A computed fold for a 676-nucleotide part of an RNA from a Deinococcota bacterium, annotated as large-subunit ribosomal RNA, domain II. The full RNA is in RNAcentral, with records from ENA. Its mean pLDDT, the model's own confidence on a scale to 100, is 87. Its Rfam family is "Bacterial large subunit ribosomal RNA".

Context: one part of a larger RNA
RNA sequence: UCCUGCGACUUACUGUGUGUGCCGAGUUUAAGCCGAUAGGCGAAGGCGUAGUGAAAGCGAGCGUGAAUAGCGCGUCAAGGCGCACGCAGUAGACCCGAAACCAGAAGAGCUAGCCAUGGCCAGGCUGAAGCUUUCGUAACAGGAAGUGGAGGGCCGAACCGGUUGAGGUUUAAAACUCUUCGGAUGAGCUGUGGUUAGGAGUGAAAAGCUAACCGAUUCUGGAGAUAGCUGGUUCUCCCCGAAAUAGCUUUAGGGCUAGCCUCGGGGGGUUACCGUUGGUUGUAAAGCACUGAUUGGGCUAGGGGGCUUACCAGCUUACCAAACCCUGUCAAACUCUGAAGGCCAGCGGUCAUACCCCGGGAGUCAGUCCGUGUGAGCUAACUUUCACGGACGAGAGGGAAACAACCCAGACCGCCAGUUAAGGUCCCCAAGUUGUAGCUAAGUGGUUAAGGAUGUGAAGACGCUAAGACAGCUAGGAGGUUGGCUUAGAAGCAGCCAUUCCUUUAAAGAGUGCGUAAUAGCUCACUAGUCGAGCGUCUUUGCGCCGAAGAUGAUCGGGGCUAAGCUACACACCGAAACUGCGGCAUCCCGCAAGGGAUGGGUAGGGGAGCGUUCCGUAGGCCGUUGAAGCGCGACCGGAAGGACGCGUGGAGGUAUCGGAAGUGCGAAUGCAGGA
Numbered sequence: 001u002c003c004u005g006c007g008a009c010u011u012a013c014u015g016u017g018u019g020u021g022c023c024g025a026g027u028u029u030a031a032g033c034c035g036a037u038a039g040g041c042g043a044a045g046g047c048g049u050a051g052u053g054a055a056a057g058c059g060a061g062c063g064u065g066a067a068u069a070g071c072g073c074g075u076c077a078a079g080g081c082g083c084a085c086g087c088a089g090u091a092g093a094c095c096c097g098a099a100a101c102c103a104g105a106a107g108a109g110c111u112a113g114c115c116a117u118g119g120c121c122a123g124g125c126u127g128a129a130g131c132u133u134u135c136g137u138a139a140c141a142g143g144a145a146g147u148g149g150a151g152g153g154c155c156g157a158a159c160c161g162g163u164u165g166a167g168g169u170u171u172a173a174a175a176c177u178c179u180u181c182g183g184a185u186g187a188g189c190u191g192u193g194g195u196u197a198g199g200a201g202u203g204a205a206a207a208g209c210u211a212a213c214c215g216a217u218u219c220u221g222g223a224g225a226u227a228g229c230u231g232g233u234u235c236u237c238c239c240c241g242a243a244a245u246a247g248c249u250u251u252a253g254g255g256c257u258a259g260c261c262u263c264g265g266g267g268g269g270u271u272a273c274c275g276u277u278g279g280u281u282g283u284a285a286a287g288c289a290c291u292g293a294u295u296g297g298g299c300u301a302g303g304g305g306g307c308u309u310a311c312c313a314g315c316u317u318a319c320c321a322a323a324c325c326c327u328g329u330c331a332a333a334c335u336c337u338g339a340a341g342g343c344c345a346g347c348g349g350u351c352a353u354a355c356c357c358c359g360g361g362a363g364u365c366a367g368u369c370c371g372u373g374u375g376a377g378c379u380a381a382c383u384u385u386c387a388c389g390g391a392c393g394a395g396a397g398g399g400a401a402a403c404a405a406c407c408c409a410g411a412c413c414g415c416c417a418g419u420u421a422a423g424g425u426c427c428c429c430a431a432g433u434u435g436u437a438g439c440u441a442a443g444u445g446g447u448u449a450a451g452g453a454u455g456u457g458a459a460g461a462c463g464c465u466a467a468g469a470c471a472g473c474u475a476g477g478a479g480g481u482u483g484g485c486u487u488a489g490a491a492g493c494a495g496c497c498a499u500u501c502c503u504u505u506a507a508a509g510a511g512u513g514c515g516u517a518a519u520a521g522c523u524c525a526c527u528a529g530u531c532g533a534g535c536g537u538c539u540u541u542g543c544g545c546c547g548a549a550g551a552u553g554a555u556c557g558g559g560g561c562u563a564a565g566c567u568a569c570a571c572a573c574c575g576a577a578a579c580u581g582c583g584g585c586a587u588c589c590c591g592c593a594a595g596g597g598a599u600g601g602g603u604a605g606g607g608g609a610g611c612g613u614u615c616c617g618u619a620g621g622c623c624g625u626u627g628a629a630g631c632g633c634g635a636c637c638g639g640a641a642g643g644a645c646g647c648g649u650g651g652a653g654g655u656a657u658c659g660g661a662a663g664u665g666c667g668a669a670u671g672c673a674g675g676a
Base pairs, nucleotide, nucleotide: 001676002675003674004673005672006671011091012090013089014088015087016086017085018084019083020082021081022080023079026047027046028045032041033040034039051058052057061073062072063071064070094232095231097229101222102221103220104219105218106217112196113195114194115193116192117191118190119189120188121186123155124154125153126151130147131146132145133144134143135142159183160182161181165178166177167176198214200210201209202208235610236609237608238607239606240605245258246257247256248255249254259364260363261361262360263359264358265357266356267355273349274348275347276346277345278344279343280342281341285337286335287334291331292330293329296326297325298324300321302320303319304317305316306315307314367392368391369390370389371388372387373386375384376383397408398407399406412584413583414582415581417580418579419578423574424573425572426559427558428557432571434570435569436568437567438566439565445561451546452545455543456542457541458540459539460538461537462536463535464534472530473529474528475527476526478503479502480501483497484496485495509524513522514521585600586599587598588597589596590595611665613662614661615660616659617658621655622654623653630649631648632647633646634645636643637642
C1' cells in the first nucleotide's frame, strides 16, 4: 500500500408536536388476581369537563380596590388512551481519543541509603612519628647515620569507574565495541541475609533513583471520568435551500434569543417591482450668513521701536496687531443654501412557489475577492474597520495562454439541428490574409514616471517675404576715440561710470564672442550684391523615441506579423451547458377532461419517495440432487439504489407475496483483526 471481515444516532422512561386507530363529555386503567404466549377481571388513581386569588374563599366570573370605575387573568373553543415518526430532557446517549483525579493492592531479585555477617586489593616507589648509635648542649634544643614503616601518599595489574576520539545508531547490544583515560589501603570494592515505598521512601542533591520512559511507581477498580477540542459517521432518487449578521455572554474557534432556510396549517389581495401624488432628510455639490481657519490692502484700539520729555503729555514708524471695510480662499465634528437617491404614506398597475399569522425541524455566529462611498495605514499591502451592490462560498459551461472572486452566462436528460453573448476570424485554432479613410517605423504594438529631444501627422496664432525674405557665397563693418575713470598697462572686449553721444554713411554697438602683457589679428550685430520662393518663432493635439538594471534560456500563449499594430466607420462570419427546434422524464399550479403554463446548479440544512440486508408471521405452503445457498462469466430489464435470465462451479438448503422487527448498507476514523 492493497484485499477480506468488523466498525458509529441506540435503548428505557418523561415531555412535546405531527400522522394514524379506538372511544368520546368523557377517556384510561395501575399494582394485583384468574387464565395462560390468547384473553378476562381489577375504577384506587391520572388526564379532560372552570376559573381566579398568596390565601381564607368566591365562582362565569375572580383578584386588586372605598368603588357598581379602571386594569390583570378568565368566560366562547374536545378530549382521553394506544401505535409510528420528528424533537427535547434524564441516563455513557452517535463512535473512537486524553493530560489527569481518587481508592485498594503489588513491588528495594534493578537501583538509593542503612543494618548484620563474610570476602578482595600482583608488583614497585617514597620513607612521617617513634627508637638506636653518634655529634652537640651546663641541661634542653639541634645535627648526622641507622632502624622503623606512617599516609583519604606516588607509579601500576586484578577490581571499581566511564575522560577523549572513532565505530555502531531498521545496532552484535532498547547504552555496546575499539582506543584513550580516572581511582586502585580507602569517604575503597564486593558476596549473602535483612530493612525503608508512592505525596511516601532513599538521595555527598542530578527533582536523581524506587524492576529498560518517575516533577509523583506499577496493577486492578471508580470508569464508557470529563473533552465548549481533533478525527470519523456506511444505499438511491425527487423538491426547496441558508449563514458567516445583531444583542447578551469569565464571551470572543463555545453558547442563547432574533435574523436568514425548510415542512404543515390558516389568512386574504396584502409583498417585491413600476407609475403617480404628498411628506421626510441635510449627504454630493456649493457657500461664508454662524463656528473656526486664512491672502493682500485699507482704516484704527492696544503693544513694540525712534524722537521729545521734570511730570503730564506729544510727534513719528516699509514693526506686531484686535474690531471694522474691501479683496481672495478652506472645513468629518461649519451651514444662508442644497440635489440625485433613500425612507414613509395614499392611489393605480402587475400579480410570481411572493406577503402576513400560528406551529414542527434546522443549520449559521472564522467569510473572501471585485466595484463604489468613508475611516485607519504611507490617497502602502492578496492590509485593516464599516456602508451599498455583485460574485465565490454552495456555480458547472464560454472568454481572459494557464487563473475561486474579472467579462459573458445560471448546467433536468438526449440530438452528427439552428441563432447569438463575452471574446474573436494568418497558422497552431472554429471564423475576413474583408472593405473604406488615416496614423505608427519604434517589432511601438508586446511594462512605468519625473525629465529630455529640429522623430513624424493634424489644427491654430504671430512675424518676415518678388520694394526679393530664410540659408549659403562675395564685399563692407568706418571717423571723433586709446569715451571718462581706474590701472604698471586697460586701446570695443579685467573692473567701475554714463539719457552709450556726435559725425561720414548703403551700413557699422563707445561693441556679440575668440585673442594680446597692452596693441595687433579673427569674428558678430548691421549693410550692399548674388540667388529666386517660401522662411522663422510659439500654442494645442494624434502616434512614436530616450529615460528602461536580476538572478539556469529566451519569448507577444507560440509560430510568426509592417499588419496579422493603432484610430474611426461598415458589412459578413465563428463562438457557450445562454436562446430556439425536435423527443423524453419529474415537480408545482390551472382545468371536469383533453390539455396548458411555470419550474427542475447546489454545501450546511429541512421535506418527500424508494432499493437492498438479517430475523419472524404468511409457511405442515412453494422451489430444490432433473442440483439450494455461495462464487465466476455474460452484449438482458429498470430513472437510481437494484432486479431477472443463461452457462460454469458448488453440493443441501432456499423462500415468493403481503406484513412485522432490526446488531440493516463503509473508502476514509495516523480505525480494529487476519492475509498478501